[in-house]
Context: one part of a larger RNA
């Protein structure tokens, strides 16, 4: 100096990002406990007392014997008494309360930096699957589903419970429809080229030119040809979206109202400076001597909004934000100690 531990006057979070880490509480008996609530709980609430030993005293209730009286036996509850600083006398062994956010819960999870507000979950909805089911695995045969059978099974979202989930099918995408249009392989009416049989012309006798039937062969081809698109309806608990200017009441001020553009349609119910507000430490209130955090309102939402859920919630949490009470070397500010290391000597 590290490390592990103990212990401290006075004060009591002043430390600090944060009460981190300590310390406080702490078995069991007895009083006695609030808001809230889903009437279950909260609750071990909170906040109090009490706990040893003796007693031939009291009183209850088991039990054994006994016909009872009543004897013992362990035990509870009271009384009188007695010792210590202290009696759950060491040890094991909750600190507590208010207000908010998030998840409803118990649970899962980044073996080895994250345990949470993420996952997962009863519960809710769509969509698909009638059984050789959909849907998965496998190139097959075959297997899972499932020795199930729609109250089943698969896949998406959502996420206990309560009130509740607006508008908008233009866009994508889904599902229906087929008249039209477009539209592949293939098929094909017919034209056009190569080759060349034969005729015809020339000819330096090799061969050239011209026209050119079969068959063979290479473009083209009107025509006739599914799904899909197009196109037409439907759907949003399908991916999504869910307006701008301008004026307008008899102090202002605001804007119920009114005109206009545009849009598929312009955002309701809630809720809001929010895990969402840039300006912003917005403004007010509360709390504190002082509060960029909090909490309770406002609401010009830069940029809330409803199964990409919306607001609430009792109960829950090694989750997060703030506050009080108890408590303490976290502090003010160190000090002493006691073990094992470092270190100096052997």
């Nucleotide at each position: 100096c590290g490390g592990u531990c103990c212990u401290u006057a006075a004060g009591g979070a002043a430390c600090u990002a944060g009460g981190c880490a300590a310390a406080u509480u702490u078995a069991c008996c007895c009083c006695g406990u609030a808001a809230c609530u889903c009437c279950g709980g909260g609750a071990g609430a909170a906040g109090g007392g009490g706990u040893c030993c003796c007693u031939a005293c009291u009183g209850c209730a088991u039990g054994u014997a006994g016909c009872a009286a009543u004897a013992c036996a362990a035990g509870c509850a009271g009384a009188g008494g007695g010792c210590g600083c202290a009696g759950a006398g060491a040890a094991a062994c909750g600190g507590c309360a208010g207000c908010g956010g998030c998840g409803a819960c118990u649970g899962u999870u980044u073996a080895u930096c994250a345990a949470a507000a993420a996952c997962a979950c009863a519960g809710g909805u769509c969509u698909c699957u009638g059984c050789a089911a959909a849907c998965u695995c496998g190139c097959a045969a075959g297997a899972g589903g499932a020795c199930g059978u729609a109250u089943a099974g698969a896949g998406a979202c959502u996420g206990a419970c309560g009130c509740c989930u607006g508008c908008u099918c233009g866009g994508u995408g889904c599902g229906g429809g087929a008249a039209u249009g477009u539209u592949a392989a293939g098929g094909a009416a017919g034209g056009c080229g190569g080759u060349c049989a034969a005729g015809g012309g020339g000819u330096u006798c090799g061969c050239c030119c011209c026209u050119g039937a079969a068959g063979c062969u290479g473009g083209c081809g009107a025509c006739c040809g599914a799904a899909g698109c197009a196109c037409c309806c439907g759907u949003a608990a399908a991916c999504g979206g869910c307006g701008g200017c301008c004026c307008u009441a008899a102090c202002u001020a605001u804007g119920a109202g009114g005109g206009u553009c545009c849009u598929a349609a312009g955002g309701u119910a809630g809720c809001g400076a929010a895990a969402u507000u840039c300006c912003u430490u917005g403004u007010c209130g509360g709390g504190u001597a002082a509060g960029u955090u909090c909490c309770g309102a406002c609401g010009c939402g830069c940029a809330u909004g409803a199964a990409u859920g919306g607001c609430g919630a009792a109960a829950c949490g090694a989750c997060u934000g703030c506050u009080g009470c108890a408590c303490u070397g976290u502090c003010u500010c160190g000090a002493g100690g006691a073990c094992c290391g470092a270190c100096u000597c052997g």

Record summary:
Predicted 3D model of a 346-nucleotide part of an RNA (large-subunit ribosomal RNA, domain IV) from a Planctomycetota bacterium. NCBI's taxonomy places the organism under Bacteria, Pseudomonadati, Planctomycetota. Rfam family: Bacterial large subunit ribosomal RNA. Its family is annotated with ribosome and structural constituent of ribosome in the Gene Ontology. The coordinates come from a structure-prediction model, not an experiment, and the mean pLDDT is 88.